[in-house]
RNA sequence: CCAUACCAGCCGGGGAAGCAGCGGGGCCCUGUACCUGCAGUCCGCUACAGCAGGGGUGGAUUCCCGGAACGAGGGCAGAACUUGUGUGGUCAGCGUCGUUUUAGGCUGUGAUGAGGAAUGGGUCUUGCGCGAUCGGCAGCUGUGAACCAUGUCAGGUGGGGAACCAAGCAGCAUUAAGCAGUGUCGCCGAUGCGCCGCGAGGCAGCCUGUUCGGAGCAGAACGGACGAAACGCGCACAUGAUCUUCUGUUCGACUUCCGGGUGUAUGG
Numbered sequence: 001c002c003a004u005a006c007c008a009g010c011c012g013g014g015g016a017a018g019c020a021g022c023g024g025g026g027c028c029c030u031g032u033a034c035c036u037g038c039a040g041u042c043c044g045c046u047a048c049a050g051c052a053g054g055g056g057u058g059g060a061u062u063c064c065c066g067g068a069a070c071g072a073g074g075g076c077a078g079a080a081c082u083u084g085u086g087u088g089g090u091c092a093g094c095g096u097c098g099u100u101u102u103a104g105g106c107u108g109u110g111a112u113g114a115g116g117a118a119u120g121g122g123u124c125u126u127g128c129g130c131g132a133u134c135g136g137c138a139g140c141u142g143u144g145a146a147c148c149a150u151g152u153c154a155g156g157u158g159g160g161g162a163a164c165c166a167a168g169c170a171g172c173a174u175u176a177a178g179c180a181g182u183g184u185c186g187c188c189g190a191u192g193c194g195c196c197g198c199g200a201g202g203c204a205g206c207c208u209g210u211u212c213g214g215a216g217c218a219g220a221a222c223g224g225a226c227g228a229a230a231c232g233c234g235c236a237c238a239u240g241a242u243c244u245u246c247u248g249u250u251c252g253a254c255u256u257c258c259g260g261g262u263g264u265a266u267g268g
């Protein structure tokens, strides 16, 4: 150095949790890298750290040790984002409410004359008058009395010798009471009626005439100022939750690289 046989080793790894600790099953991440049994009131072991049984590979690119690169994924802590709950007006904010109107703004009005001043009226209250309206009356027209209205009284009746006289029904006419209509001039009364007249009062408000005078006046409340309540929004603090992100730290697979190490027996 080569061959043969056996054997060590290897036939996945990691994370969290759990455990006195180490593994396994389970969960998660990688990856594809034997089989069976045990195991979620868990199963097994003892620092050599699954146990039991079977199989494959097997001395090196493949096993072991050390170092490095890369870095999925997970744990821990903090922060950010989103959001819930609570508290806060000794929060310079927004919103809300109240008061006010400043050199602002809007609108209206004003040299066809603002604000202001003087003066006179109307509206307002009241007294009287006049009128109107309503109601009633007078008046006028019509109608209107079997008898107890009037006038005239046919017929008939009574008196008388007669002439004539008397009472008097019906009818007619005129009227009373009543009924119907009208109710112009007239009378009485009433009335929250009146561009009416006179007087007194009131004159705060509104309208209006005249005179003086010469430029602002008014409204609403956009804005401004001041103030108030209040946790409605924002803001601050505390606390909690979910997803994601960032920072630090920790563990860390897959993959890659470098260096080193490596059994026994037999034969040549």
Stems, first nucleotide, its partner, number of pairs: 001268006009057003012030004020046005034054005063261007073251008082241007091234001093233002096228006104222001106219004116212008124201006130194002132191006139182005149174004157166003
The RNA shown here (Bacterial large signal recognition particle RNA) has 268 nucleotides and comes from an Oscillospiraceae bacterium.
RNAcentral holds the sequence, with entries from ENA.
It is recorded under the gene name ffs.
Its Rfam family is "Bacterial large signal recognition particle RNA". Clan: SRP clan.
The prediction has a mean pLDDT of 77.